[in-house]
Context: one part of a larger RNA
């Protein structure tokens, strides 16, 4: 100087407390351990691995296994020889890779000898290739402490020195934020602000958006003329700064209250992550040193596996019901996506879906319909008109192909489950809870992920305690 303390002081955080909803019990989905297996590819491991890499394993992917093939190779450059092809079509053998046969079949220059280009086949070797090893050789990227308020430097001063001071102290703040004081005076990286979004208004613009007034028109409808007032869209501005008032304070910084205001003291949210810590993660995104393989640890193909199942754990979904289930009626979004696409009307079907093909590269057309809510009816507390697992049958869709191993529909079947032990998680407001909608990936395949809106709470006395963190101080057989 640090680190540590079941030392001290102060402060903060959904850390506790106060509340709400969960998890832990059930069924299923998914990940993981274990076990099994020819293989169940590999990685991730307290927080910070476990719906993680994977924004999507039937083939492919695919790295694993079995079997069948190839060896200058599936891919790149160079040399020599041969051929004029290669590609494409068809037949045969084969699980296919592949092998074989037939058809078809190059260009330019030329002294007609040939030369050049391109492509294929053959050959020799340089080489290719490796998702093989090492993340404890590395770059890059990422997690975490933590959006915590810290981490440092120059000069000066003090100390023999390591170092100290500044950065400590008194206040204050979300903040090393600001003020005051001070052997310090300044400065840098962080904080804040600048950026995006949301909340208000103005201006500009007015189609594909909108419809107040005028006219036409319909069963109905901005449907039409017309208009750009309003909504909205999207560009530019304004607006919030403790600016104003009162009080407290040290005459400071600041704090408390008030006015005005759409918004008030960082308005809400996002992006943004200092010096460093964990030999943290990643050689399987990529790059790369060294080591290793080179008729194989490379490469092609078919099939299988990654989907196994006495069991343990994590994360979710659905429930156990009456604040509910079922049936009928009826209302209101936002944000996205669309051409190998979205697909309307109309028709068929109980339904999945099919036929159909209008319109739309989209503020125009489609997705589009909503859901919870609301109004009625019924059920009457039951393992039920709760719950839907499982299984059978019949269909639908995608796709060469749904057996291993997809999703959906209908009918039948109707399991566990009556609110869950010890323990444990999230959340302070448009939040929790609850309800649907969309997108990426994607031929198909979400209960996951990422977004969008609808309805919309309770509680917060407080900081004794648990956990984590910050500052000062103290002790130390630790570095």
């Nucleotide at each position: 100087u640090g680190a540590c303390g079941g030392g001290g002081a102060c402060c903060c955080g959904c850390a506790c407390a106060a509340g709400c909803a969960g998890c832990g019990g059930a069924g299923c989905a998914u990940g993981u351990g274990g076990u099994u297996u020819a293989a169940u590819u590999c990685g991730a491991a307290g927080c910070a691995a476990c719906g993680c890499g994977a924004a999507g394993a039937a083939c492919c992917u695919u790295a694993c296994c079995a079997a069948g093939g190839u060896u200058u190779g599936a891919c790149a450059u160079c040399c020599c020889c041969u051929u004029g092809a290669c590609a494409g079509a068809a037949g045969c053998a084969g699980a296919g890779a592949u092998g074989u046969u037939u058809c078809c079949u190059c260009c330019c220059c030329u002294u007609c000898g040939g030369g050049g280009g391109c492509a294929a086949g053959g050959g020799a070797g340089a080489c290719a290739g490796g998702u093989g090893g090492u993340g404890c050789a590395u770059g890059g990227u990422u997690g975490u402490c933590g959006u915590c308020a810290g981490c440092u430097c120059g000069u000066g001063u003090c100390g023999u020195g390591a170092g100290a001071u500044g950065u400590u102290g008194g206040g204050u703040u979300a903040a090393g934020u600001c003020c005051c004081g001070c052997a310090a005076c300044g400065a840098g990286c962080g904080c804040a602000a600048c950026c995006c979004u949301u909340a208000u208004c103005a201006u500009u613009a007015g189609u594909u958006g909108c419809c107040a007034g005028c006219a036409g028109g319909u069963u109905a409808a901005g449907c039409u003329g017309g208009g750009c007032a309003c909504u909205c869209u999207a560009a530019u501005g304004a607006g919030a700064c403790u600016g104003c008032c009162g009080g407290u304070g040290a005459c400071a910084a600041a704090c408390c209250g008030g006015a005005g205001g759409a918004a008030g003291g960082u308005g809400g949210g996002g992006a943004u992550g200092a010096c460093g810590u964990c030999a943290a993660a990643u050689c399987a995104u990529c790059a790369u040193g060294c080591c290793c393989c080179u008729u194989a640890u490379a490469u092609c193909u078919u099939g299988g596996g990654c989907u196994a199942c006495a069991c343990g754990c994590g994360u979710g979904c659905u429930a156990c019901a009456a604040u509910g289930g079922u049936c009928g009626g009826u209302a209101c979004a936002a944000a996205g996506g669309g051409a190998a696409g979205c697909g309307a009307a109309a028709g068929a079907g109980u339904g999945c879906u099919c036929u159909g093909g209008a319109g739309c590269a989209a503020a125009u057309c489609c997705u589009u319909a909503u859901a919870a809510a609301c109004c009625g009816a019924u059920c009457c507390c039951a393992g039920u008109u709760c719950g839907g697992a499982u299984u059978g049958u019949a269909g639908g869709c995608u796709g060469c192909a749904a057996c291993u191993c997809g999703c959906c529909u209908a009918c039948a079947u109707g399991a566990a489950g009556u609110u869950g032990g010890a323990g444990u998680u999230g959340c302070u407001a448009g939040u929790a809870a609850u309800c649907g909608c969309g997108a990426a990936u994607c031929a198909g395949a979400a209960c996951g992920u990422c977004g969008c809106g609808g309805u919309g709470a309770a509680u917060g006395c407080g900081u004794u305690c648990c956990c984590g963190g910050g500052u000062c101080u103290u002790g130390u057989a630790c570095a």
Predicted 3D model of a 479-nucleotide part of an RNA (small-subunit ribosomal RNA, 3' major domain) from an uncultured bacterium.
Model confidence (mean pLDDT): 82 of 100.